[in-house]
Context: one part of a larger RNA
RNA sequence: CCCUCGUUAAGGAACUCGGCAAAAUGACUCCGUAACUUCGGGAGAAGGAGUGCCUCCUUAGGGUGAGUUGUUUUACAUAACAAGCCCGAAGAGGCUGCAAUAAAACGGCCCAAGCGACUGUUUACUAAAAACACAGGUCUCUGCAAAAUCGUAAGAUGAGGUAUAGGGACUGACGCCUGCCCGGUGCUGGAAGGUUAAGGAAGGGAGUUAGCUGACUCGCAAGGGUCAGGGAAGCUUCUGACCAAAGCCCCAGUAAACGGCGGCCGUAACUAUAACGGUCCUAAGGUAGCGAAAUUCCUUGUCGGGUAAGUUCCGACCCGCACGAAUGGCGUAACGAUUUGGGCACUGUCUCAACGAGGGACUCG
Numbered sequence: 001c002c003c004u005c006g007u008u009a010a011g012g013a014a015c016u017c018g019g020c021a022a023a024a025u026g027a028c029u030c031c032g033u034a035a036c037u038u039c040g041g042g043a044g045a046a047g048g049a050g051u052g053c054c055u056c057c058u059u060a061g062g063g064u065g066a067g068u069u070g071u072u073u074u075a076c077a078u079a080a081c082a083a084g085c086c087c088g089a090a091g092a093g094g095c096u097g098c099a100a101u102a103a104a105a106c107g108g109c110c111c112a113a114g115c116g117a118c119u120g121u122u123u124a125c126u127a128a129a130a131a132c133a134c135a136g137g138u139c140u141c142u143g144c145a146a147a148a149u150c151g152u153a154a155g156a157u158g159a160g161g162u163a164u165a166g167g168g169a170c171u172g173a174c175g176c177c178u179g180c181c182c183g184g185u186g187c188u189g190g191a192a193g194g195u196u197a198a199g200g201a202a203g204g205g206a207g208u209u210a211g212c213u214g215a216c217u218c219g220c221a222a223g224g225g226u227c228a229g230g231g232a233a234g235c236u237u238c239u240g241a242c243c244a245a246a247g248c249c250c251c252a253g254u255a256a257a258c259g260g261c262g263g264c265c266g267u268a269a270c271u272a273u274a275a276c277g278g279u280c281c282u283a284a285g286g287u288a289g290c291g292a293a294a295u296u297c298c299u300u301g302u303c304g305g306g307u308a309a310g311u312u313c314c315g316a317c318c319c320g321c322a323c324g325a326a327u328g329g330c331g332u333a334a335c336g337a338u339u340u341g342g343g344c345a346c347u348g349u350c351u352c353a354a355c356g357a358g359g360g361a362c363u364c365g
Stems, first nucleotide, its partner, number of pairs: 001360008010351002014349001019346001027051005036041001038173001052095005059088001061087004067081005072075001096100001108344007115336002120132002136171007148157003174331004179261003184258002186254005193249003199243002203239006212229007262280005289323001290320001301317005
């Protein structure tokens, strides 16, 4: 010097990001216990008092109950009394010690706010939370050989279930509520019109050529050969009016579907402000509630509270850069190894360090 402990004058959070760590509280009995509340809680709220041993007093009271006596309807009946054993306060007086839950085990508490209702779950090995889940709510799909999912299929799950069931999505107890917009995207429905595929197909073009025509040629002739022209049907190929579904365009509905929810100018008898008016744009222009907020840049906004002093905290204001209603809004008792602020108690956290114990370090081996 390091580690693990113990004690400490005076002060008592001045330490520090932060009371981190430590200290304090602690058991049982009795008294007593607020706001708030979903009437269950909160609550062991908080805050107090007592606790050992001896004697006395009754042994108070309670449990069990051998047995005794009575009654009659003589029964596994019923009523009264009761030995023994066990549990066991309360009260009075006294004794000892610094101290009587004498050791050990054994809650610190209160106030206010945020978030999440709650118990649960999670990053095995840096995150336990405000994240996930949750009961509850809503929408949507599904009529059973269900929808959905796995599989090429057979088949299986769903389910040996049947719409009070099953799948998907969002929200997240409870209370009060959940406004406006269907123009865009999506979904659902519609079918008059427009557009539209494969496929079918009237017709047309091209290739091929039986017969035909012409030229040349062989042959006495009949006839044959070569080349050229045009060319029916058939076949091949190209094209193709027209017919032709869903879809899309179109018409409606739908926001607890994805989503969205304005600007400028003027105006009241001090000033300021604007209930009011004008105008432009939009599908519609943010309703209730909340608001410098887990959201506020400017910003340590302004005012109030708390402090001697407060960028944090609490209560307000509203100028919401850029809250807002199931990507839920605002409250909310209870709950939380949650986050933030304050207080009481307590302390070596600190002023400011000291001493002691054990184990290392050091020396020898």
RNAcentral holds the full RNA, with entries from SILVA. A computed fold for a 365-nucleotide part of an RNA from an uncultured Atribacterota bacterium, annotated as large-subunit ribosomal RNA, domain IV. Its Rfam family is "Bacterial large subunit ribosomal RNA". Rfam links the family to the GO terms structural constituent of ribosome and ribosome.